[in-house]
RNA sequence: GAAGAAUACGGGCACAGUACGAGGAAACUCUACGUCGCAAAGCCACGGAUCUACGGGCACAAGCCUAUGACGGCCUGGUUGCUAUC
Numbered sequence: 001g002a003a004g005a006a007u008a009c010g011g012g013c014a015c016a017g018u019a020c021g022a023g024g025a026a027a028c029u030c031u032a033c034g035u036c037g038c039a040a041a042g043c044c045a046c047g048g049a050u051c052u053a054c055g056g057g058c059a060c061a062a063g064c065c066u067a068u069g070a071c072g073g074c075c076u077g078g079u080u081g082c083u084a085u086c
Base pairs, nucleotide, nucleotide: 001086012038013037017033018032019031021030022029023028036073042079043078044077047075048074050070051069055066056065057064058063
């Protein structure tokens, strides 16, 4: 420098769940515990999918539509990185 195997070493992250914890209208996120799994399950939200609907619109109503919200552990893409080995 390249590459990207896990039946290596050392490690990393943290599904579900729990909390008379926090934020938020919600989805969901954060903190701590936890640990299903993951070789990028590190980071990135004007691609796609999905979730939510405060607000806005429609409706007599019930409700329906809508992202500026969320989601990277749904996919695509971009970007950065560790070890064996060569």
Predicted 3D model of an 86-nucleotide RNA (c-di-GMP-I riboswitch aptamer) from Paenalicyclobacillus ferrooxydans. The sequence is in RNAcentral, with records from Rfam and Ribocentre. Of the family's consensus pairs, 95% are formed in the model. Taxonomically the source falls in Paenalicyclobacillus (Bacteria, Bacillati, Bacillota, Bacilli).